The RNA shown here (transfer RNA) has 74 nucleotides and comes from Paramagnetospirillum magneticum AMB-1. Its Rfam family is "tRNA". From the family's description: Transfer RNA (tRNA) molecules are approximately 80 nucleotides in length. The RNAcentral record of the sequence draws on Rfam. Lineage of the source: Bacteria > Pseudomonadati > Pseudomonadota > Magnetospirillaceae > Paramagnetospirillum magneticum. The prediction has a mean pLDDT of 81.
RNA sequence: GCGCCCUUAGCUCAGUUGGAUAGAGCAGCCGCCUUCUAAGCGGCAGGUCGCUGGUUCGAGCCCAGCAGGGCGCG
Repeated sequence: GCGCCCUUAGCUCAGUUGGAUAGAGCAGCCGCCUUCUAAGCGGCAGGUCGCUGGUUCGAGCCCAGCAGGGCGCG
RNA backbone atom coordinates (compact mmCIF):
# COMPACT_ATOMS: atom_id res chain seq x y z
P G A 1 -0.64 3.67 3.64
O5' G A 1 -0.89 2.76 2.32
C5' G A 1 -0.69 3.34 1.02
C4' G A 1 -0.69 2.24 0.00
C3' G A 1 -1.93 1.36 0.00
O3' G A 1 -2.97 1.92 -0.76
C1' G A 1 0.00 0.00 0.00
P C A 2 -4.46 1.67 -0.44
O5' C A 2 -4.68 0.15 -0.88
C5' C A 2 -4.63 -0.20 -2.24
C4' C A 2 -4.83 -1.71 -2.39
C3' C A 2 -6.06 -2.27 -1.71
O3' C A 2 -7.25 -2.07 -2.46
C1' C A 2 -4.21 -3.63 -1.22
P G A 3 -8.65 -1.95 -1.68
O5' G A 3 -8.94 -3.45 -1.23
C5' G A 3 -9.17 -4.46 -2.21
C4' G A 3 -9.30 -5.81 -1.57
C3' G A 3 -10.34 -5.90 -0.47
O3' G A 3 -11.65 -6.06 -0.99
C1' G A 3 -8.36 -6.94 0.27
P C A 4 -12.90 -5.50 -0.15
O5' C A 4 -13.09 -6.57 1.01
C5' C A 4 -13.43 -7.91 0.72
C4' C A 4 -13.33 -8.78 1.97
C3' C A 4 -14.13 -8.29 3.17
O3' C A 4 -15.50 -8.63 3.10
C1' C A 4 -11.95 -8.87 3.86
P C A 5 -16.57 -7.70 3.82
O5' C A 5 -16.39 -8.01 5.36
C5' C A 5 -16.68 -9.31 5.88
C4' C A 5 -16.25 -9.43 7.32
C3' C A 5 -16.83 -8.40 8.28
O3' C A 5 -18.17 -8.70 8.68
C1' C A 5 -14.53 -8.61 8.67
P C A 6 -19.15 -7.52 9.05
O5' C A 6 -18.63 -7.03 10.47
C5' C A 6 -18.69 -7.91 11.61
C4' C A 6 -17.95 -7.30 12.77
C3' C A 6 -18.48 -5.96 13.27
O3' C A 6 -19.58 -6.14 14.13
C1' C A 6 -16.13 -5.86 13.09
P U A 7 -20.68 -4.95 14.28
O5' U A 7 -19.89 -3.77 15.05
C5' U A 7 -19.40 -3.98 16.38
C4' U A 7 -18.77 -2.70 16.90
C3' U A 7 -19.72 -1.53 17.03
O3' U A 7 -19.49 -0.81 18.25
C1' U A 7 -17.90 -0.95 15.65
P U A 8 -20.41 -1.12 19.51
O5' U A 8 -21.91 -0.84 19.02
C5' U A 8 -22.40 0.50 18.92
C4' U A 8 -23.87 0.53 19.24
C3' U A 8 -24.25 -0.04 20.59
O3' U A 8 -24.04 0.88 21.64
C1' U A 8 -25.70 -0.92 18.96
P A A 9 -23.45 0.40 23.04
O5' A A 9 -24.58 0.71 24.11
C5' A A 9 -24.84 2.08 24.49
C4' A A 9 -25.23 2.12 25.96
C3' A A 9 -24.26 1.40 26.89
O3' A A 9 -24.10 2.14 28.10
C1' A A 9 -26.43 0.50 27.14
P G A 10 -22.87 3.18 28.21
O5' G A 10 -21.80 2.27 29.00
C5' G A 10 -20.54 2.88 29.41
C4' G A 10 -19.81 1.90 30.30
C3' G A 10 -19.65 0.51 29.72
O3' G A 10 -18.43 0.42 28.99
C1' G A 10 -20.64 0.33 31.86
P C A 11 -18.39 -0.42 27.58
O5' C A 11 -18.38 -1.94 28.04
C5' C A 11 -17.27 -2.49 28.75
C4' C A 11 -17.55 -3.95 29.08
C3' C A 11 -17.98 -4.82 27.91
O3' C A 11 -16.87 -5.32 27.18
C1' C A 11 -19.46 -5.15 29.71
P U A 12 -17.06 -5.71 25.60
O5' U A 12 -18.02 -6.98 25.63
C5' U A 12 -17.54 -8.24 26.13
C4' U A 12 -18.61 -9.29 25.97
C3' U A 12 -19.25 -9.38 24.60
O3' U A 12 -18.45 -10.12 23.68
C1' U A 12 -20.92 -9.42 26.25
P C A 13 -18.60 -9.84 22.10
O5' C A 13 -20.16 -9.58 21.95
C5' C A 13 -20.86 -10.00 20.79
C4' C A 13 -22.28 -10.38 21.16
C3' C A 13 -23.34 -10.03 20.12
O3' C A 13 -23.39 -11.02 19.08
C1' C A 13 -24.12 -9.43 22.24
P A A 14 -23.92 -10.57 17.62
O5' A A 14 -25.50 -10.47 17.87
C5' A A 14 -26.27 -11.64 18.07
C4' A A 14 -27.73 -11.34 18.33
C3' A A 14 -28.52 -10.71 17.21
O3' A A 14 -28.83 -11.63 16.18
C1' A A 14 -29.19 -9.80 19.27
P G A 15 -28.69 -11.18 14.61
O5' G A 15 -29.82 -10.07 14.48
C5' G A 15 -31.17 -10.39 14.80
C4' G A 15 -31.94 -9.10 14.98
C3' G A 15 -31.98 -8.22 13.74
O3' G A 15 -33.06 -8.68 12.95
C1' G A 15 -31.54 -6.92 15.70
P U A 16 -33.42 -8.10 11.51
O5' U A 16 -32.06 -7.67 10.80
C5' U A 16 -32.13 -6.83 9.66
C4' U A 16 -31.49 -7.50 8.44
C3' U A 16 -31.89 -8.97 8.25
O3' U A 16 -33.09 -8.97 7.48
C1' U A 16 -29.52 -8.67 8.06
P U A 17 -33.75 -10.40 6.91
O5' U A 17 -34.41 -9.87 5.57
C5' U A 17 -33.59 -9.28 4.57
C4' U A 17 -34.44 -8.58 3.51
C3' U A 17 -34.98 -7.21 3.93
O3' U A 17 -33.91 -6.29 3.58
C1' U A 17 -36.67 -8.49 2.78
P G A 18 -34.13 -4.81 3.15
O5' G A 18 -34.88 -4.11 4.39
C5' G A 18 -34.10 -3.58 5.46
C4' G A 18 -34.83 -2.45 6.14
C3' G A 18 -36.35 -2.58 6.18
O3' G A 18 -36.79 -2.11 7.44
C1' G A 18 -35.71 -0.53 5.15
P G A 19 -37.85 -3.00 8.28
O5' G A 19 -38.88 -1.89 8.80
C5' G A 19 -38.37 -0.76 9.52
C4' G A 19 -39.52 0.08 10.00
C3' G A 19 -40.68 -0.71 10.58
O3' G A 19 -41.18 -0.04 11.73
C1' G A 19 -41.41 0.57 8.70
P A A 20 -40.49 -0.26 13.14
O5' A A 20 -41.45 0.56 14.10
C5' A A 20 -41.73 1.92 13.82
C4' A A 20 -43.12 2.28 14.35
C3' A A 20 -43.31 2.13 15.85
O3' A A 20 -44.19 3.16 16.32
C1' A A 20 -44.82 0.71 14.70
P U A 21 -43.72 4.66 16.50
O5' U A 21 -43.10 4.69 17.96
C5' U A 21 -41.73 4.71 18.18
C4' U A 21 -41.47 4.55 19.66
C3' U A 21 -40.25 3.69 20.01
O3' U A 21 -39.10 4.55 20.13
C1' U A 21 -42.13 3.01 21.31
P A A 22 -37.78 4.27 19.30
O5' A A 22 -37.20 2.90 19.85
C5' A A 22 -37.52 1.69 19.18
C4' A A 22 -36.57 0.58 19.56
C3' A A 22 -36.30 0.41 21.06
O3' A A 22 -37.37 -0.32 21.64
C1' A A 22 -34.28 0.23 19.82
P G A 23 -37.37 -0.67 23.21
O5' G A 23 -36.77 -2.14 23.14
C5' G A 23 -36.14 -2.72 24.27
C4' G A 23 -35.74 -4.12 23.91
C3' G A 23 -34.91 -4.81 24.97
O3' G A 23 -35.74 -5.39 25.97
C1' G A 23 -33.87 -5.06 22.87
P A A 24 -35.16 -5.61 27.46
O5' A A 24 -34.29 -6.94 27.30
C5' A A 24 -34.89 -8.16 26.89
C4' A A 24 -33.85 -9.26 26.79
C3' A A 24 -32.95 -9.40 28.01
O3' A A 24 -33.56 -10.18 29.02
C1' A A 24 -31.63 -9.39 26.05
P G A 25 -33.19 -9.87 30.57
O5' G A 25 -31.74 -10.50 30.75
C5' G A 25 -31.54 -11.90 30.60
C4' G A 25 -30.06 -12.22 30.58
C3' G A 25 -29.25 -11.64 31.74
O3' G A 25 -29.34 -12.42 32.90
C1' G A 25 -28.15 -11.21 29.70
P C A 26 -29.36 -11.66 34.33
O5' C A 26 -27.85 -11.14 34.49
C5' C A 26 -26.78 -12.05 34.59
C4' C A 26 -25.44 -11.33 34.45
C3' C A 26 -25.21 -10.20 35.45
O3' C A 26 -24.81 -10.65 36.74
C1' C A 26 -24.57 -9.52 33.28
P A A 27 -25.28 -9.77 38.04
O5' A A 27 -24.54 -8.36 37.84
C5' A A 27 -23.13 -8.27 37.99
C4' A A 27 -22.67 -6.86 37.67
C3' A A 27 -23.33 -5.73 38.44
O3' A A 27 -22.77 -5.56 39.74
C1' A A 27 -23.31 -5.18 36.15
P G A 28 -23.75 -5.08 40.92
O5' G A 28 -24.24 -3.64 40.49
C5' G A 28 -23.32 -2.55 40.40
C4' G A 28 -24.06 -1.26 40.10
C3' G A 28 -25.23 -0.94 41.02
O3' G A 28 -24.77 -0.33 42.23
C1' G A 28 -25.90 -0.62 38.79
P C A 29 -25.52 -0.64 43.60
O5' C A 29 -26.89 0.16 43.49
C5' C A 29 -26.89 1.58 43.41
C4' C A 29 -28.30 2.09 43.18
C3' C A 29 -29.37 1.51 44.10
O3' C A 29 -29.41 2.17 45.36
C1' C A 29 -30.14 1.41 41.88
P C A 30 -29.91 1.37 46.64
O5' C A 30 -31.48 1.20 46.40
C5' C A 30 -32.34 2.32 46.42
C4' C A 30 -33.76 1.93 46.11
C3' C A 30 -34.33 0.78 46.94
O3' C A 30 -34.74 1.18 48.23
C1' C A 30 -34.87 0.43 44.66
P G A 31 -34.71 0.13 49.45
O5' G A 31 -35.91 -0.88 49.11
C5' G A 31 -37.26 -0.43 49.17
C4' G A 31 -38.19 -1.44 48.54
C3' G A 31 -38.27 -2.80 49.22
O3' G A 31 -39.09 -2.79 50.37
C1' G A 31 -38.12 -3.09 46.88
P C A 32 -38.87 -3.89 51.51
O5' C A 32 -39.34 -5.25 50.87
C5' C A 32 -40.71 -5.46 50.53
C4' C A 32 -40.91 -6.82 49.93
C3' C A 32 -40.42 -7.99 50.78
O3' C A 32 -41.38 -8.37 51.77
C1' C A 32 -39.70 -8.28 48.53
P C A 33 -40.87 -8.86 53.18
O5' C A 33 -40.10 -10.22 52.85
C5' C A 33 -40.79 -11.35 52.36
C4' C A 33 -39.81 -12.45 51.96
C3' C A 33 -38.80 -12.83 53.03
O3' C A 33 -39.36 -13.77 53.96
C1' C A 33 -37.69 -12.52 50.97
P U A 34 -39.17 -13.54 55.51
O5' U A 34 -37.60 -13.81 55.71
C5' U A 34 -37.06 -15.11 55.50
C4' U A 34 -35.56 -15.08 55.61
C3' U A 34 -35.02 -14.43 56.88
O3' U A 34 -35.05 -15.34 57.98
C1' U A 34 -33.82 -13.64 55.00
P U A 35 -35.68 -14.83 59.40
O5' U A 35 -34.67 -13.68 59.82
C5' U A 35 -35.04 -12.68 60.78
C4' U A 35 -33.81 -12.03 61.36
C3' U A 35 -32.82 -11.53 60.34
O3' U A 35 -33.19 -10.22 59.86
C1' U A 35 -31.69 -12.76 62.00
P C A 36 -33.03 -9.88 58.33
O5' C A 36 -31.45 -9.80 58.14
C5' C A 36 -30.71 -8.74 58.72
C4' C A 36 -29.22 -8.94 58.49
C3' C A 36 -28.82 -9.19 57.05
O3' C A 36 -28.74 -7.99 56.29
C1' C A 36 -27.74 -10.75 58.45
P U A 37 -29.08 -8.01 54.70
O5' U A 37 -27.89 -8.86 54.08
C5' U A 37 -26.56 -8.33 54.07
C4' U A 37 -25.58 -9.38 53.60
C3' U A 37 -25.85 -10.01 52.25
O3' U A 37 -25.46 -9.18 51.16
C1' U A 37 -25.25 -11.68 53.79
P A A 38 -26.28 -9.24 49.79
O5' A A 38 -25.96 -10.70 49.24
C5' A A 38 -24.64 -11.02 48.77
C4' A A 38 -24.53 -12.50 48.50
C3' A A 38 -25.49 -13.07 47.47
O3' A A 38 -25.03 -12.86 46.14
C1' A A 38 -25.50 -14.45 49.36
P A A 39 -26.10 -12.55 44.98
O5' A A 39 -26.95 -13.87 44.87
C5' A A 39 -26.35 -15.08 44.42
C4' A A 39 -27.30 -16.25 44.62
C3' A A 39 -28.65 -16.08 43.96
O3' A A 39 -28.62 -16.45 42.58
C1' A A 39 -28.97 -16.76 46.19
P G A 40 -29.53 -15.64 41.49
O5' G A 40 -31.02 -15.92 41.98
C5' G A 40 -31.56 -17.24 41.94
C4' G A 40 -32.93 -17.27 42.56
C3' G A 40 -33.92 -16.25 42.01
O3' G A 40 -34.53 -16.71 40.82
C1' G A 40 -33.97 -16.15 44.35
P C A 41 -34.91 -15.62 39.64
O5' C A 41 -36.15 -14.84 40.27
C5' C A 41 -37.34 -15.53 40.58
C4' C A 41 -38.33 -14.59 41.26
C3' C A 41 -38.56 -13.25 40.57
O3' C A 41 -39.45 -13.35 39.47
C1' C A 41 -38.23 -12.88 42.86
P G A 42 -39.27 -12.33 38.22
O5' G A 42 -39.82 -10.94 38.80
C5' G A 42 -41.17 -10.80 39.15
C4' G A 42 -41.44 -9.45 39.78
C3' G A 42 -40.97 -8.25 38.99
O3' G A 42 -41.87 -7.90 37.93
C1' G A 42 -40.34 -7.99 41.22
P G A 43 -41.28 -7.16 36.61
O5' G A 43 -40.89 -5.70 37.11
C5' G A 43 -41.91 -4.79 37.51
C4' G A 43 -41.31 -3.61 38.23
C3' G A 43 -40.43 -2.68 37.43
O3' G A 43 -41.18 -1.77 36.63
C1' G A 43 -39.41 -3.11 39.50
P C A 44 -40.54 -1.10 35.34
O5' C A 44 -39.43 -0.09 35.91
C5' C A 44 -39.81 1.01 36.70
C4' C A 44 -38.59 1.77 37.18
C3' C A 44 -37.66 2.26 36.09
O3' C A 44 -38.11 3.48 35.52
C1' C A 44 -36.41 1.24 37.80
P A A 45 -37.74 3.84 33.99
O5' A A 45 -36.19 4.26 34.10
C5' A A 45 -35.80 5.39 34.86
C4' A A 45 -34.31 5.38 35.09
C3' A A 45 -33.46 5.39 33.83
O3' A A 45 -33.30 6.71 33.34
C1' A A 45 -32.66 3.74 35.30
P G A 46 -33.16 6.88 31.73
O5' G A 46 -31.74 6.23 31.40
C5' G A 46 -30.54 6.76 31.97
C4' G A 46 -29.39 5.83 31.69
C3' G A 46 -29.17 5.53 30.23
O3' G A 46 -28.36 6.54 29.64
C1' G A 46 -29.11 3.52 31.48
P G A 47 -28.93 7.39 28.37
O5' G A 47 -28.50 6.47 27.13
C5' G A 47 -27.17 5.99 26.99
C4' G A 47 -26.97 5.53 25.55
C3' G A 47 -27.35 6.57 24.52
O3' G A 47 -26.20 6.93 23.76
C1' G A 47 -28.31 4.43 24.06
P U A 48 -25.96 8.47 23.35
O5' U A 48 -26.37 8.59 21.80
C5' U A 48 -27.73 8.73 21.40
C4' U A 48 -27.77 9.53 20.10
C3' U A 48 -27.04 8.90 18.93
O3' U A 48 -27.91 8.03 18.21
C1' U A 48 -26.38 11.19 19.20
P C A 49 -27.46 7.25 16.89
O5' C A 49 -27.04 5.81 17.39
C5' C A 49 -25.78 5.58 18.03
C4' C A 49 -25.40 4.13 17.85
C3' C A 49 -24.96 3.77 16.44
O3' C A 49 -23.88 2.85 16.53
C1' C A 49 -26.83 2.48 17.01
P G A 50 -22.81 2.73 15.29
O5' G A 50 -21.61 3.70 15.71
C5' G A 50 -21.26 3.86 17.11
C4' G A 50 -20.09 4.79 17.20
C3' G A 50 -20.23 6.04 16.35
O3' G A 50 -20.93 7.05 17.01
C1' G A 50 -18.13 5.00 15.93
P C A 51 -21.93 8.05 16.14
O5' C A 51 -20.95 9.00 15.34
C5' C A 51 -20.06 9.86 16.03
C4' C A 51 -19.21 10.63 15.04
C3' C A 51 -19.97 11.28 13.89
O3' C A 51 -20.53 12.52 14.26
C1' C A 51 -18.13 10.10 13.03
P U A 52 -21.84 13.05 13.53
O5' U A 52 -21.35 13.41 12.07
C5' U A 52 -20.32 14.37 11.86
C4' U A 52 -20.00 14.48 10.38
C3' U A 52 -21.20 14.57 9.47
O3' U A 52 -21.73 15.87 9.44
C1' U A 52 -19.66 13.01 8.58
P G A 53 -23.18 16.13 8.81
O5' G A 53 -22.84 15.96 7.27
C5' G A 53 -23.87 15.69 6.37
C4' G A 53 -23.26 15.22 5.05
C3' G A 53 -24.28 14.60 4.12
O3' G A 53 -24.98 15.61 3.40
C1' G A 53 -22.45 13.14 4.30
P G A 54 -26.57 15.43 3.21
O5' G A 54 -26.70 14.25 2.15
C5' G A 54 -26.01 14.35 0.91
C4' G A 54 -26.03 13.02 0.18
C3' G A 54 -27.40 12.42 -0.07
O3' G A 54 -28.05 13.01 -1.17
C1' G A 54 -25.92 10.74 0.69
P U A 55 -29.64 13.02 -1.23
O5' U A 55 -30.03 11.49 -1.45
C5' U A 55 -29.69 10.84 -2.66
C4' U A 55 -30.19 9.41 -2.64
C3' U A 55 -31.66 9.26 -2.29
O3' U A 55 -32.49 9.48 -3.41
C1' U A 55 -30.37 7.69 -1.06
P U A 56 -33.76 10.43 -3.32
O5' U A 56 -34.74 9.61 -2.37
C5' U A 56 -35.22 8.33 -2.78
C4' U A 56 -35.88 7.61 -1.63
C3' U A 56 -36.92 8.44 -0.86
O3' U A 56 -38.17 8.49 -1.55
C1' U A 56 -35.54 7.28 0.66
P C A 57 -38.96 9.92 -1.60
O5' C A 57 -39.52 10.05 -0.10
C5' C A 57 -40.09 11.28 0.32
C4' C A 57 -40.74 11.07 1.67
C3' C A 57 -39.89 10.37 2.72
O3' C A 57 -39.02 11.27 3.38
C1' C A 57 -41.98 9.31 2.65
P G A 58 -37.48 10.91 3.65
O5' G A 58 -37.64 9.74 4.73
C5' G A 58 -38.12 10.03 6.04
C4' G A 58 -38.35 8.74 6.82
C3' G A 58 -37.13 7.84 6.96
O3' G A 58 -36.31 8.25 8.04
C1' G A 58 -38.99 6.55 6.29
P A A 59 -34.74 8.14 7.92
O5' A A 59 -34.42 6.57 7.90
C5' A A 59 -34.87 5.74 9.02
C4' A A 59 -33.79 4.73 9.34
C3' A A 59 -32.48 5.35 9.82
O3' A A 59 -31.84 4.46 10.74
C1' A A 59 -32.07 4.18 7.83
P G A 60 -32.09 4.60 12.33
O5' G A 60 -31.06 3.57 12.95
C5' G A 60 -29.65 3.92 12.95
C4' G A 60 -28.81 2.65 13.00
C3' G A 60 -28.77 1.86 11.69
O3' G A 60 -27.73 2.35 10.87
C1' G A 60 -29.28 0.41 13.49
P C A 61 -27.96 2.44 9.27
O5' C A 61 -28.31 0.95 8.81
C5' C A 61 -27.35 -0.09 9.02
C4' C A 61 -27.96 -1.42 8.61
C3' C A 61 -28.35 -1.50 7.13
O3' C A 61 -27.97 -2.74 6.57
C1' C A 61 -30.24 -1.92 8.51
P C A 62 -26.70 -2.84 5.62
O5' C A 62 -27.17 -2.00 4.33
C5' C A 62 -27.87 -2.63 3.26
C4' C A 62 -27.98 -1.66 2.08
C3' C A 62 -26.75 -0.84 1.79
O3' C A 62 -25.82 -1.59 1.00
C1' C A 62 -28.61 0.58 1.79
P C A 63 -24.22 -1.31 1.14
O5' C A 63 -24.02 0.11 0.44
C5' C A 63 -24.24 0.25 -0.95
C4' C A 63 -23.95 1.67 -1.38
C3' C A 63 -22.62 2.24 -0.90
O3' C A 63 -21.55 1.81 -1.71
C1' C A 63 -24.32 3.82 -0.52
P A A 64 -20.05 1.68 -1.06
O5' A A 64 -19.61 3.21 -0.91
C5' A A 64 -19.41 4.01 -2.08
C4' A A 64 -19.03 5.43 -1.68
C3' A A 64 -17.90 5.56 -0.68
O3' A A 64 -16.63 5.43 -1.30
C1' A A 64 -19.65 6.97 -0.03
P G A 65 -15.35 4.83 -0.45
O5' G A 65 -14.95 6.06 0.47
C5' G A 65 -14.49 7.27 -0.10
C4' G A 65 -14.45 8.36 0.94
C3' G A 65 -13.63 8.05 2.19
O3' G A 65 -12.24 8.23 1.98
C1' G A 65 -15.70 9.00 2.81
P C A 66 -11.18 7.33 2.81
O5' C A 66 -11.30 7.89 4.30
C5' C A 66 -10.95 9.24 4.58
C4' C A 66 -11.38 9.62 5.99
C3' C A 66 -10.84 8.74 7.12
O3' C A 66 -9.51 9.06 7.47
C1' C A 66 -13.14 9.13 7.46
P A A 67 -8.53 7.89 8.07
O5' A A 67 -9.16 7.66 9.53
C5' A A 67 -9.15 8.70 10.50
C4' A A 67 -9.81 8.24 11.78
C3' A A 67 -9.32 6.91 12.34
O3' A A 67 -8.09 7.05 13.05
C1' A A 67 -11.67 6.96 12.40
P G A 68 -7.06 5.81 13.09
O5' G A 68 -7.75 4.79 14.11
C5' G A 68 -7.95 5.15 15.47
C4' G A 68 -8.79 4.11 16.17
C3' G A 68 -8.33 2.67 16.02
O3' G A 68 -7.23 2.35 16.87
C1' G A 68 -10.64 2.78 15.69
P G A 69 -6.18 1.20 16.35
O5' G A 69 -6.99 -0.16 16.47
C5' G A 69 -7.42 -0.63 17.75
C4' G A 69 -8.27 -1.86 17.60
C3' G A 69 -7.69 -3.01 16.80
O3' G A 69 -6.74 -3.77 17.54
C1' G A 69 -9.92 -2.67 16.15
P G A 70 -5.54 -4.55 16.70
O5' G A 70 -6.32 -5.74 16.02
C5' G A 70 -6.94 -6.75 16.81
C4' G A 70 -7.68 -7.74 15.94
C3' G A 70 -6.87 -8.41 14.85
O3' G A 70 -6.07 -9.47 15.32
C1' G A 70 -8.93 -7.71 13.97
P C A 71 -4.70 -9.86 14.55
O5' C A 71 -5.21 -10.56 13.22
C5' C A 71 -5.91 -11.78 13.27
C4' C A 71 -6.40 -12.19 11.89
C3' C A 71 -5.35 -12.25 10.79
O3' C A 71 -4.56 -13.42 10.83
C1' C A 71 -7.24 -11.12 9.99
P G A 72 -3.05 -13.37 10.24
O5' G A 72 -3.25 -13.24 8.67
C5' G A 72 -3.81 -14.32 7.94
C4' G A 72 -4.15 -13.91 6.53
C3' G A 72 -2.97 -13.46 5.66
O3' G A 72 -2.22 -14.55 5.15
C1' G A 72 -4.79 -11.97 5.37
P C A 73 -0.66 -14.34 4.74
O5' C A 73 -0.73 -13.42 3.44
C5' C A 73 -1.30 -13.91 2.24
C4' C A 73 -1.30 -12.83 1.17
C3' C A 73 0.04 -12.19 0.87
O3' C A 73 0.87 -13.00 0.05
C1' C A 73 -1.60 -10.51 1.05
P G A 74 2.49 -12.91 0.17
O5' G A 74 2.83 -11.45 -0.34
C5' G A 74 2.61 -11.10 -1.72
C4' G A 74 2.85 -9.62 -1.93
C3' G A 74 4.23 -9.11 -1.51
O3' G A 74 5.23 -9.37 -2.50
C1' G A 74 2.55 -7.63 -0.72